[in-house]
Background
The part of an RNA shown here (small-subunit ribosomal RNA, 3' major domain) has 472 nucleotides and comes from an uncultured bacterium. It matches the Rfam family "Bacterial small subunit ribosomal RNA".
Context: one part of a larger RNA
RNA sequence: UGACGGGGGCCCGCACAAGCGGUGGAGCAUGUGGAUUAAUUCGACGCAACGCGCAGAACCUUACCUAGCCUUGACAUGUUAGCGUACGACUCCCAAAAGAGUCCGACCUUCGGGAACGCUUACACAGGUGCUGCAUGGCUGUCGUCAGCUCGUGUCGUGAGAUGUUGGGUUAAGUCCCGCAACGAGCGCAACCCCUACCCUUAGUUACCAGCGGUUCGGCCGGGCACUCUAGGGGAACUGCCGGUUUUAAGCCGGAGGAAGGUGGGGAUGACGUCAAGUCCUCAUGGCCCUUACGGCUAGGGCUUCACACGUGCUACAAUGGUUGGUACAAAGGGUUGCAAUACCGCGAGGUGGAGCCAAUCCCAAAAAGCCGAUCUCAGUUCGGAUUGGAGUCUGCAACUCGACUCCAUGAAAGUCGGAAUCGCUAGUAAUCGUGGGAUCAGCAUGCCACGGUGAAUACGUUCCCGGGCCU
Numbered sequence: 001u002g003a004c005g006g007g008g009g010c011c012c013g014c015a016c017a018a019g020c021g022g023u024g025g026a027g028c029a030u031g032u033g034g035a036u037u038a039a040u041u042c043g044a045c046g047c048a049a050c051g052c053g054c055a056g057a058a059c060c061u062u063a064c065c066u067a068g069c070c071u072u073g074a075c076a077u078g079u080u081a082g083c084g085u086a087c088g089a090c091u092c093c094c095a096a097a098a099g100a101g102u103c104c105g106a107c108c109u110u111c112g113g114g115a116a117c118g119c120u121u122a123c124a125c126a127g128g129u130g131c132u133g134c135a136u137g138g139c140u141g142u143c144g145u146c147a148g149c150u151c152g153u154g155u156c157g158u159g160a161g162a163u164g165u166u167g168g169g170u171u172a173a174g175u176c177c178c179g180c181a182a183c184g185a186g187c188g189c190a191a192c193c194c195c196u197a198c199c200c201u202u203a204g205u206u207a208c209c210a211g212c213g214g215u216u217c218g219g220c221c222g223g224g225c226a227c228u229c230u231a232g233g234g235g236a237a238c239u240g241c242c243g244g245u246u247u248u249a250a251g252c253c254g255g256a257g258g259a260a261g262g263u264g265g266g267g268a269u270g271a272c273g274u275c276a277a278g279u280c281c282u283c284a285u286g287g288c289c290c291u292u293a294c295g296g297c298u299a300g301g302g303c304u305u306c307a308c309a310c311g312u313g314c315u316a317c318a319a320u321g322g323u324u325g326g327u328a329c330a331a332a333g334g335g336u337u338g339c340a341a342u343a344c345c346g347c348g349a350g351g352u353g354g355a356g357c358c359a360a361u362c363c364c365a366a367a368a369a370g371c372c373g374a375u376c377u378c379a380g381u382u383c384g385g386a387u388u389g390g391a392g393u394c395u396g397c398a399a400c401u402c403g404a405c406u407c408c409a410u411g412a413a414a415g416u417c418g419g420a421a422u423c424g425c426u427a428g429u430a431a432u433c434g435u436g437g438g439a440u441c442a443g444c445a446u447g448c449c450a451c452g453g454u455g456a457a458u459a460c461g462u463u464c465c466c467g468g469g470c471c472u
Stems, first nucleotide, its partner, number of pairs: 007472007015462002019425005026315008034306002042053002064301007073125001077124003081120004088103005107114002127290002130288003136284002138279003141275001143273001148187006154163003167178003193267004198235007208224002212222003238261001241255005317418001321376007333364003338357002343352003383415001388409007431454005437449002
C1' cells in the first nucleotide's frame, strides 16, 4: 500500500423478508459422470462445466473403431525428364475407393511446334481436428452496468507512499453541492444511438373506408386521402412551473398541467484490472512431434450402449379440469432448388393437382387459452399418457443398427402434488396460452432465438444468510 477478520460505522442488490410459481418424488426428452465397448472422437468441471461448443451425428458431418486401398499425395507454388491431346461419355471388376480398358477429339500455329490440361519419373515441398491455452495473438466468460481506476503539476514524507479520491450533505452513480494543500485532467457514470408510449407534418400503393354512387354484399368496383397503418422528417419532459423542506446549495417531498414526471419503459453500450479462467478442434501462430504415416481415399460400424448417479427441461397427477359441438380476437416472421390456395381422394399423417406470389398484393395461416352449449361426477377415472403389437405416410441412394409423423389396439405403466434441501420473479413482470413464427435443416425440436393473447400477489423492514461499494 493492499487483502483478510465469526472487528466497527454507513449504504446497495429478488440478498433476506413478504408473496406467486417451480425443482428435488413419477414417466419421458436432453446433457454429464460412471460403467461398458473394437470405437463408444474431442473439449467444457463451484458460482462462471453439465438442452454447453452442437443454429439440428442415418450416409455425409466425423475428428473415433474395423477392414480394403494411395504415397509429390484430396489441396498450393515451382523445378527436372518423358509421354499424351484436355474436358466428357461408356464397359469390366470391386462392398466402395482403388484397378483394367474403350470411344470422342476442343484453342493458337510460320505445320517445326506452342499454351492450357492429364499421366509417369525425380525433387523442393504439401498435409496433421497430433502436443503444449502454463510460450502466444484474436475472441469470450466472470466479478459487474458494480462505481470505481488513474494521471500531470504542486504540497507533505528520508522512503515505500500520501494528498487530490478523505470530510458534511445528496444521488442510480467519484451524481452534484459545500468545505478542504491542493488545482486541474483522463478512462468509466450520465448524455449522444435504436425500439416503444403521445402529437404534428410529408406521402397514399399492395395498406385504409368517414361521407357519395354502384354492388354478385367480398373495400368488391367507381371514387376519396379524412381515419387506421406504413416510413421519412420534426415536436414534446427540462425538476421547466407552484408549495413545503434543506445550509438562500445540491437535492428531497407534495401538487398542477400533461400521452408520458423526475433515468418514462426496454435495448445496445462492460473502465483499470482479477481468475497462469476458457478456447492451439473457428481462425492465426512460436516451439516440439509424425512424414509408405499421427497424412490421404473408401465401405461398414461408433458418437444413439446402460446396473447406476447428477444437472436442465417436457408431460402429468385432474373439475379453475377432461371430452365434444358452435363461435371470436393477435403480433412478429418466412417463401423461386421456395410458400402453395380453391377443388378432389384418404378416418388421418398425407396424396393428386396446380390458381396466385420474387410478395403491405399471393401463400404458410387454423391462432390457442377465451366465450356459448352438451356430457363426465371424484374414480387410478372419459385423469394420465409411457410402453408394446399391428397397419401406414413423408423425406432421402438408403430409415436394420438409428428419423419424424398418422391410424387402430394396448394402457393395474408410473403418477393422487413430491424428504432434507433448493431455484426464478417487483408489472404488462411472474404465471399461463398459443404462434406447424425464425435460424440450423433433404428429413428430424420438449432445446435455442423471437412474437403477441390473458394477466396477478407481495415488499413491514434491513436483525439475519449471500454478493458488492465507501470510511475506519